Record summary
Predicted 3D model of RNase P RNA and transfer RNA as a complex of 423 nucleotides. The prediction has a mean pLDDT of 77.
RNA sequence: GAAGUAAGAUAAAUGAUCGCGGCUGCAAGUGUCGAAAGACCGCAGGUGAGGAAAGUCCGGGCUUCACAGGGCAGGAUGCCGGAUAACGUCCGGUGGAGGUGACUCCAAGGAAAGUGCAACAGAAAUAAACCGCCAGAAUGUCUGGUAAGGGUGGAAAGGCAGUGUAAGAGACUACCGCCUCGCUGGUAACAGGGAGGGCACAUGUAAACCCCAUUCGAAGCAAGACCGAACAAAAGCGUUGACGUGGCCCGCCAGCUUUGGGUAGGUCGCUUGAAGGAAUUGGCGACAGUUUCUCUAGAUAGAUGAUCAUUCACGACAUAACCCGGCUUAUCGUUUUGCUUCUUUC
RNA sequence: CGGCGAUUAGCGCAGCCCGGUAGCGCAUCUGGUUUGGGACCAGAGGGUCGCAGGUUCGAACCCUGCAUCGCCGACCA
Numbered sequence: 001g002a003a004g005u006a007a008g009a010u011a012a013a014u015g016a017u018c019g020c021g022g023c024u025g026c027a028a029g030u031g032u033c034g035a036a037a038g039a040c041c042g043c044a045g046g047u048g049a050g051g052a053a054a055g056u057c058c059g060g061g062c063u064u065c066a067c068a069g070g071g072c073a074g075g076a077u078g079c080c081g082g083a084u085a086a087c088g089u090c091c092g093g094u095g096g097a098g099g100u101g102a103c104u105c106c107a108a109g110g111a112a113a114g115u116g117c118a119a120c121a122g123a124a125a126u127a128a129a130c131c132g133c134c135a136g137a138a139u140g141u142c143u144g145g146u147a148a149g150g151g152u153g154g155a156a157a158g159g160c161a162g163u164g165u166a167a168g169a170g171a172c173u174a175c176c177g178c179c180u181c182g183c184u185g186g187u188a189a190c191a192g193g194g195a196g197g198g199c200a201c202a203u204g205u206a207a208a209c210c211c212c213a214u215u216c217g218a219a220g221c222a223a224g225a226c227c228g229a230a231c232a233a234a235a236g237c238g239u240u241g242a243c244g245u246g247g248c249c250c251g252c253c254a255g256c257u258u259u260g261g262g263u264a265g266g267u268c269g270c271u272u273g274a275a276g277g278a279a280u281u282g283g284c285g286a287c288a289g290u291u292u293c294u295c296u297a298g299a300u301a302g303a304u305g306a307u308c309a310u311u312c313a314c315g316a317c318a319u320a321a322c323c324c325g326g327c328u329u330a331u332c333g334u335u336u337u338g339c340u341u342c343u344u345u346c
Numbered sequence: 347c348g349g350c351g352a353u354u355a356g357c358g359c360a361g362c363c364c365g366g367u368a369g370c371g372c373a374u375c376u377g378g379u380u381u382g383g384g385a386c387c388a389g390a391g392g393g394u395c396g397c398a399g400g401u402u403c404g405a406a407c408c409c410u411g412c413a414u415c416g417c418c419g420a421c422c423a
Stems, first nucleotide, its partner, number of pairs: 001342010012311007020048002023045004029041001031040003050317001054328002057326005062220004074216005079093005094108001095106004109211002114209002116205003130150002132146006158176002161173003177199001178197004183192003224268004233259005240254002243251002275294008312315001347419007356372004366403001374390005396412005
């Protein structure tokens, strides 16, 4: 210098004017409504979207309902250890795969509990004789032996070399693989080496049923809590009025009071929180502890926009709706640090 | 905002659970029938199974992630 790899940061900047949503303050505005409290308008100040606010894919807080305890069913997860409020997330390791390497990726328990499936091709699909090889015979062929070779298939009774044989075969032997037992190291996954077994349950599939282990009550802020007109309903009153009725009792209607309900509407839930920044301590790390500082939208038809000026690399994906931790997906660019490979020069 | 479902031929739908050649009806085309048309009869064509990955020998079907469309949900009786 080139190519690459991993982890981060940032998400145009400054100023002015107008406009919009919350918040705080003002009342000295001869403003409007109201009995008042107060509300609206007004004025001033300060504040106002993201790294993903998205998808709603997981987990938790919170709320209501359900619930003695336990089990069944159903769902989820799945190498080992740790982190965490919790997780399907993260960190560290093991094993496997890819890359020269830095490094990246893996739904990675069990097929030796049982069941299912394996189309087509092929002689045969979990079961073996089509060709070939060998032996025999009654020789256009038949019978027997044989899984070493060919052919089919994704997959054909461990691989390879030798011994052996009529030809062959774990039939036998060495090495590798597999299984069993115990040893050493490691918390463990696992690794290393040792002895035994001739290989049996015999292949693949569990993102097929299933088995094993762990775990899960359901619904979601349109959850839910409080206040509460109007209309309709019920009870009471008989002082007032109308009607039956000319008068009284009584009835009924209006009226008044009370009750229940929880609609229109309003208030809360609502943003100070497993929060963020800095320093420091422990830890390989995820993370945890301590000290200190900061307050950072909260609407309810739903607010962030427009114009002008200057500058630049000329601006991507996209706009909160209860909150938080993750994952996934979208994204113009700019930039920092560590590391790898190659080339050149000293 | 929250909770669900669907996507297969021009249109409406099966098939997916439990993987092995993708089907039915209408429509289209060809032939027959008819004087001609319709109806009817016989036959044919037409499919990236929404998209992209993965599991598997093999995926419309199983798993994951996207995209599009649709439905339901306040409180009371």